[in-house]
Two RNAs folded together computationally: RNase P RNA and transfer RNA, 390 nucleotides in total. Rfam match: Bacterial RNase P class A. By type it is a ribozyme. About the family: Ribonuclease P (RNase P) is a ubiquitous endoribonuclease, found in archaea, bacteria and eukarya as well as chloroplasts and mitochondria.

RNA sequence: CAGGCUGUGUGGCAGCGUGUUUUUACAUGAGGAAAGUCCGAGCAUCACAGGACAGGAUAGCUGCUAACGGCAGCCGAAGGCGACUUUAGGGAAAGUGCAACAGAAAAAUACCGCCGGGGUACCCCCCGGUAAGGAUGGAAAGGCGAGGUAAGAGCUCACCAGCAGGGCGGAGACGUCCUGGCUCUGUAAACCCUAUCCGAUGCAACACCGACUGGAAGGUUAUCGCUGGUCCGGCGCUUCCGAAGGGUGGCUUGAGCAGGACGGCGACGUCCUGUCGAGAUAGAUUGUCACACACGACAGAACUCGGCUUACAGGCCUG
RNA sequence: GGGACAUAGCUCAGCUGGGAGAGCGCUGCGUUCGCAACGCAGAGGUCGCGGGUUCGAAUCCCGUUGUCUCC
Numbered sequence: 001c002a003g004g005c006u007g008u009g010u011g012g013c014a015g016c017g018u019g020u021u022u023u024u025a026c027a028u029g030a031g032g033a034a035a036g037u038c039c040g041a042g043c044a045u046c047a048c049a050g051g052a053c054a055g056g057a058u059a060g061c062u063g064c065u066a067a068c069g070g071c072a073g074c075c076g077a078a079g080g081c082g083a084c085u086u087u088a089g090g091g092a093a094a095g096u097g098c099a100a101c102a103g104a105a106a107a108a109u110a111c112c113g114c115c116g117g118g119g120u121a122c123c124c125c126c127c128g129g130u131a132a133g134g135a136u137g138g139a140a141a142g143g144c145g146a147g148g149u150a151a152g153a154g155c156u157c158a159c160c161a162g163c164a165g166g167g168c169g170g171a172g173a174c175g176u177c178c179u180g181g182c183u184c185u186g187u188a189a190a191c192c193c194u195a196u197c198c199g200a201u202g203c204a205a206c207a208c209c210g211a212c213u214g215g216a217a218g219g220u221u222a223u224c225g226c227u228g229g230u231c232c233g234g235c236g237c238u239u240c241c242g243a244a245g246g247g248u249g250g251c252u253u254g255a256g257c258a259g260g261a262c263g264g265c266g267a268c269g270u271c272c273u274g275u276c277g278a279g280a281u282a283g284a285u286u287g288u289c290a291c292a293c294a295c296g297a298c299a300g301a302a303c304u305c306g307g308c309u310u311a312c313a314g315g316c317c318u319g
Numbered sequence: 320g321g322g323a324c325a326u327a328g329c330u331c332a333g334c335u336g337g338g339a340g341a342g343c344g345c346u347g348c349g350u351u352c353g354c355a356a357c358g359c360a361g362a363g364g365u366c367g368c369g370g371g372u373u374c375g376a377a378u379c380c381c382g383u384u385g386u387c388u389c390c
Base pairs, nucleotide, nucleotide: 001319002318003317004316005315006314008292009291010290011289012288013287014286016029017028018027019026020025031298035309036308038307039306040305041304042303043202044201045200046199055198056197057196058195059194060074061073062072063071064070075089076087077086078085079084090193091192095191096190097187098186099185111134112133113130114129115128116127117126118125119124142160143159145157146156147155161183163180164179165178166177167176168175169174206249207248208247209246214241215240216239217238218237224236225235226234227233256275257274258273259272260271261270262269263268293296320389321388322387323386324385325384328343329342330341331340337374345361346360347359348358349357367383368382369381370380371379
């Protein structure tokens, strides 16, 4: 420097949640992050002929995986003497925008300087060429050297960088060699373009039971019961619909965990054996005592998994 | 399960990237017999925090802390 593991331990007594029970006992009871809710799924309901647009996400290659924006290995780039680390890493010759200040000029251009010609006559002015030099800037005409030239310039040549085409190697990203013309600013975590993916909502989902009561339809026609004694009127029986609060399920056996063997560089996969480790609904996991020490951090389930991110005292291990 | 905000002591603007600003408040001077008001001058900022993109970040991206708010 990088990676991984652990997260006070043991016992007694009392108490709480859950399960099993023979009813008085037994078993079990927070985490590596249970957190943030940033991704991906399971599950559930609704929607949906097919396609397109809009919107969002991702961006080297190959693989792993149920899936992923995750992980592994590799490629390129950057950093380091090195072990190694980091990487939002498609496209800027499809188009648009922006580049303050400075500077002549910020993507197309001549301020100073240099050279040639002319005017003038030794102060300078005009025209043209020139990106080698100066000045400004984060960035200025590929870099550097030689030839060449009036002075210069890829104008020509060698090397290096970049672009296009081809050969070879590789599964691919890519590497390497040859040839060619030629030098094209940066910014896409600016708009945008290209490729791939994405229906919406979430356990307060959703399903069932449903008192009282409401609505609709049918039946019964007053004999009977209720409506305080009488009459009218209403209710009664059946079916369907809606539905508050509440209850039950969803709820924990699952892409599960532990050990071993085999395959793979690895992520991971296959097989065998063993095992059940919270499930509340105002919400349990606590109190006390004893012993030990290094004197104990961050923090506590609420449908469930796979990742990521963040918080974390101390201790241990590996390279 | 979502959304927004954080900039001077207070309330806010700036956030299609290049100067950090306004009002009130504060300090000094003037004015007045003195005070207020008024005039002049001035101080005061880790742009919540940590990284990244870019020549350059309050502004864009990622993470994080706090506050407010909606279903």